A computed fold for a 386-nucleotide part of an RNA from a Gammaproteobacteria bacterium, annotated as large-subunit ribosomal RNA, domain III.

Context: one part of a larger RNA
RNA sequence: GAGUAGCGAUAAAGGGGGUGAAAAGCCCCCUCGCCGAAAGUCCAAGGGUUCCUGCGCAACGCUCAUCGGCGCAGGGUGAGUCGGCCCCUAAGGCGAGGCCGAAAGGCGUAGUCGAUGGGAAACGGGUUAAUAUUCCCGUACCGAUGUUUACUGCGAUGAGGGGACGGAGAAGGCUAGGUGAUCCGGGCGUUUGGUUGUCCCGGUUCAAGCGAGUAGGAAGUGGCUUUAGGAAAAUCCGGAGCCACAAUUCUGAGACGCGAUGUCGAGGUCAUUAUUGACCGAAGUCAUUGAUGCCAUGCUUCCAGGAAAAGCCUCUAAGCUUCAGGUAAACGUUGACCGUACCCGAAACCGACACAGGUGGACAGGGUGAGAAUCCCAAGGCGCUU
Numbered sequence: 001g002a003g004u005a006g007c008g009a010u011a012a013a014g015g016g017g018g019u020g021a022a023a024a025g026c027c028c029c030c031u032c033g034c035c036g037a038a039a040g041u042c043c044a045a046g047g048g049u050u051c052c053u054g055c056g057c058a059a060c061g062c063u064c065a066u067c068g069g070c071g072c073a074g075g076g077u078g079a080g081u082c083g084g085c086c087c088c089u090a091a092g093g094c095g096a097g098g099c100c101g102a103a104a105g106g107c108g109u110a111g112u113c114g115a116u117g118g119g120a121a122a123c124g125g126g127u128u129a130a131u132a133u134u135c136c137c138g139u140a141c142c143g144a145u146g147u148u149u150a151c152u153g154c155g156a157u158g159a160g161g162g163g164a165c166g167g168a169g170a171a172g173g174c175u176a177g178g179u180g181a182u183c184c185g186g187g188c189g190u191u192u193g194g195u196u197g198u199c200c201c202g203g204u205u206c207a208a209g210c211g212a213g214u215a216g217g218a219a220g221u222g223g224c225u226u227u228a229g230g231a232a233a234a235u236c237c238g239g240a241g242c243c244a245c246a247a248u249u250c251u252g253a254g255a256c257g258c259g260a261u262g263u264c265g266a267g268g269u270c271a272u273u274a275u276u277g278a279c280c281g282a283a284g285u286c287a288u289u290g291a292u293g294c295c296a297u298g299c300u301u302c303c304a305g306g307a308a309a310a311g312c313c314u315c316u317a318a319g320c321u322u323c324a325g326g327u328a329a330a331c332g333u334u335g336a337c338c339g340u341a342c343c344c345g346a347a348a349c350c351g352a353c354a355c356a357g358g359u360g361g362a363c364a365g366g367g368u369g370a371g372a373a374u375c376c377c378a379a380g381g382c383g384c385u386u
Base pairs, nucleotide, nucleotide: 013031014030015029016028017027018026032383033382034381035380040363041362042361043360046343047342050341051075052074053073054072055071056070060068061067080141081140082339083338084337086119087118088117092113093112094111098107099106100105122139123138124137125136126135142335143334144333145332146331147330148329149328150327151326152325153320154319158315159314160313161312166302167301168300169299172295173294174293177289178288179287180286181285183203184202185201186200187199188197206262209258210257211256216251217250218249219248220245221244222243223242224241225240226239227238229237230236264284267280268279269278270277271276303306349358350357365377366376367375
């Protein structure tokens, strides 16, 4: 230079009370403003205690600070069903033998790893200062295993089926959600015209599962005979023939019933008031609209012709065949280990910063509207630390 520039989005503050040495900034209340396909809520990645509580204010916070993602201490993450681990494989990696190479090593068979994909099963309510599909209450479901009973050709690393898949388009059936009415509870407005009425305010909730199988979708289905294929075998699959049946089988949202004499529930009563706790608890229906969600990996159509393997089902081989094994039911036992706090369009991740940047997925209320645009609002969250 200079007490100058700056104090990081122009979403915005004002008042009262409290605490305190001290309050524009902390806590409580009232009013105001901003976001609302987000500036709300929930995950993945990443971070790694930042979460909650108490005590602090040197430093950190672009000011102050009694406050804090700061310092110190204590507390907090509960699972058969969520995710991982596990079984399976993709690209790709490794790779016994093997081939190649002066060496190091390269390639690669059988294998073995590898999810971003396939594979069993849980929902609703309640609860903590901080966790909850994990704890509690209620009601379920799955796998493994044992016993008993009944029936019985069982058996795999092999065979077949299945799993199993593209783009675009259209129509239909539903539901979530919304809206209105009904019903239930409450109100009657001292300032300013009206307000016992066709008035105003609030509420009108609920899953998995089980039952029976709908709108719809798919395949013709079953029996017998035969057979150069499926590396052996086959009753399975495939090829061929004959017969029977017009219904059968498989799949399938939703609705309905049970679940629920329960849960939640506007509000009320009682206690204590720093504010919470305990108890009681009305109505709980109908219509309409309606998805980008479900039926649907469906249907139609097109050419560029759209993973694999296991679980699963069927079949036999070796073998075992009064055993073992298999199927069904009931009952019993069992389900380990790891993650789970908190942030997640951000002051907690990536950007040297509490940085106007960047960051994959899910949810998607009301009015306006073709709309996830726009503007205004709800739930919820903020007013961006001079």
The coordinates come from a structure-prediction model, not an experiment, and the mean pLDDT is 81.